[in-house]
Context: one part of a larger RNA
RNA sequence: CUCUCUCUAAAGAACUCGGCAAAAUAGCCCCAUAACUUCAGAAGAAGGGGUGCCCCCUCACAAAGGGGUUGCAAUGACCAGGCCGGGGCGACUGUUUACCAAAAACACAGGACUCCGCAAAGUCAUAAGACCAUAUAUGGGGGUUGACGCCUGCCCAAUGCUGGAAGGAUAAGGAAGUUGGUGACCUGAUGACAGGGAAGCCGGUGACCAAAGCCCCGGUGAAUGGCAGCCGUAACUAUAACGGUCUUAAGGUAGCAAAAUUCUUUGUCGGGUAAGUUUCGAACUGCACGAAAGGCGUAACGAUCUGGGCACUGUCUCG
Numbered sequence: 001c002u003c004u005c006u007c008u009a010a011a012g013a014a015c016u017c018g019g020c021a022a023a024a025u026a027g028c029c030c031c032a033u034a035a036c037u038u039c040a041g042a043a044g045a046a047g048g049g050g051u052g053c054c055c056c057c058u059c060a061c062a063a064a065g066g067g068g069u070u071g072c073a074a075u076g077a078c079c080a081g082g083c084c085g086g087g088g089c090g091a092c093u094g095u096u097u098a099c100c101a102a103a104a105a106c107a108c109a110g111g112a113c114u115c116c117g118c119a120a121a122g123u124c125a126u127a128a129g130a131c132c133a134u135a136u137a138u139g140g141g142g143g144u145u146g147a148c149g150c151c152u153g154c155c156c157a158a159u160g161c162u163g164g165a166a167g168g169a170u171a172a173g174g175a176a177g178u179u180g181g182u183g184a185c186c187u188g189a190u191g192a193c194a195g196g197g198a199a200g201c202c203g204g205u206g207a208c209c210a211a212a213g214c215c216c217c218g219g220u221g222a223a224u225g226g227c228a229g230c231c232g233u234a235a236c237u238a239u240a241a242c243g244g245u246c247u248u249a250a251g252g253u254a255g256c257a258a259a260a261u262u263c264u265u266u267g268u269c270g271g272g273u274a275a276g277u278u279u280c281g282a283a284c285u286g287c288a289c290g291a292a293a294g295g296c297g298u299a300a301c302g303a304u305c306u307g308g309g310c311a312c313u314g315u316c317u318c319g
Base pairs, nucleotide, nucleotide: 008319010317014315019312027051028050029049030048031047036041038147052069053068054067055066056065082310083309084308086306087305088304089302090301094106095105110145111144113142114141115140116139122131123130124129148297149296150295151294153227154226155225158224159223160220161219162218163217164216167215168214173209174208177205178204179203180202181201182200185196186195187194188193229245230244231243232242255289256286268282269281270280271279
């Protein structure tokens, strides 16, 4: 010096990003126990008392030693909760990045939507076949939200899904007709040249027939999604219940809000401190909250995150 421990006067978080680490608390018995609450809890709340008594001996006292005695219970070692109240998030127990993340992430019970009548929908496979399921809508699949309480606003113009069948446009295919090539044969006295030409075959074109989808007409938001601007106005000022205008499919409702969301920002006011970029309570000027990518609350719970206090201490003064 490093590691692991023990003690430390006075003070007691002044340390530090942060009480990290350490200390403190601790068993059993008795008393006592708040807000809040889903009436189960919160709760071991908190806080207080006891953990012996009598006699003898040693002794300044205590510890220790010997004897007796009572009770459910006598923590001298070891063992063995620190506590209180505020806020965020997630209801909870649970799960997770084997080897840097345990969480506010995942799951969850519950909610709603959607598909599926069974040879089901969905999935794997070229197929046979199999799962679903030896199940049958109180069932199965899918994506979504996430206990519970109060609720879940407006928009169907776009995209999607779904229903419709009148019309428009429309494929392969079929097809009356029309047309070209080839062509036995015929004609031109002959001809290698010219003209014509049945059937068959091969092409071009083609009225007309012809499905779904698309166009079209409706519905649908706990489907994908979206939810404005400018100007003026009240008898101080300020503000604008009110009015005008442009525009949209509709112009953000309730609730909440400098928030896990606020750039300006350490915003402003108030509480807490001698002093507070954090924190709590408000107001609202929401750069850029907002209603199942749920909104707002919420007892209980949490090796969660954040701010305060008591106790306690070598974290520090400062060794």
Large-subunit ribosomal RNA, domain IV from Kingdonia uniflora, 319 nucleotides, folded computationally. Rfam family: Bacterial large subunit ribosomal RNA. The RNAcentral record of the full RNA draws on Rfam.